[in-house]
Background:
This is a predicted structure of a 77-nucleotide RNA (transfer RNA) from an uncultured Selenomonadaceae bacterium. The prediction has a mean pLDDT of 81. It matches the Rfam family "tRNA". From the family's description: Transfer RNA (tRNA) molecules are approximately 80 nucleotides in length.
RNA sequence: CGGGGCAUAGCGCAGUUCGGUAGCGCACCUCGCUUGGGACGAGGGGGUCGCAGGUUCAAAUCCUGUUGCUCCGACCA
Numbered sequence: 001c002g003g004g005g006c007a008u009a010g011c012g013c014a015g016u017u018c019g020g021u022a023g024c025g026c027a028c029c030u031c032g033c034u035u036g037g038g039a040c041g042a043g044g045g046g047g048u049c050g051c052a053g054g055u056u057c058a059a060a061u062c063c064u065g066u067u068g069c070u071c072c073g074a075c076c077a
Base pairs, nucleotide, nucleotide: 001073002072003071004070005069006068007067010026011025012024013023020057028044029043030042031041032040050066051065052064053063054062
């Protein structure tokens, strides 16, 4: 330098194909239960979907650019 993959809640991941209310598990908070803790039961909070721009009534999803990580190849040494 060329090509591919990944980026979504604190952690691990789905959802993207075919645009239509952002989800699951663990963790966290409250209550119940318990002498207390754990476990269990009920309820709840937490997200600029890497970033910027575009298309659209509507974008995590489509288009363009870009950042980081990673893989393959080329080049230099």